Order: sequence, then structure tokens, then C1' cells
RNA sequence: GGACUUGUAGCAUAACUGGAUAGUGCACUAGAUUACGGCUCUAGAGGUUGGGGGUUCGAAUCCCUCCAAGUUCA
Repeated sequence: GGACUUGUAGCAUAACUGGAUAGUGCACUAGAUUACGGCUCUAGAGGUUGGGGGUUCGAAUCCCUCCAAGUUCA
């Protein structure tokens, strides 16, 4: 330098080939329980879906470009 894969909450992961308000577990916060803590239960908060642009009535999903990580060829 060429080709390809991946990027979603603090961490991990789903979204069925474009269609409901992007869901789940752990962690976190509050409450219940407990002498206190843990375990358990209930509720809650947390996402510009890597950045930008485009297509579309509608984009996490399709297209272009950039960034990051990785695989492979030379």
C1' cells in the first nucleotide's frame, strides 16, 4: 500500500435482510428485608447506535467518507 471484518449504556450482548418509545444481564442509585452488611425482592437512572454526509415517508440496519481495533495479501 491492496482486500476484508468489527465498532450499540461503565462492562458484556440482542434487535428476526429498513417499520412500535433501541431491549437484556452484570455493575450503579433508591426502597423493602436485616442488629449491620451480604443474599434476595421491588423500583429507577444511564444510549447523539465510533464522527460526518447522503438515500428514504421512515436508517443501529443501505451508500460515501473519515477515525479506531483486528485479520489477511504483498
The RNA shown here (transfer RNA) has 74 nucleotides and comes from a Flavobacteriales bacterium. The RNAcentral record of the sequence draws on ENA. RNAcentral records the identical sequence in 2 taxa. Rfam family: tRNA.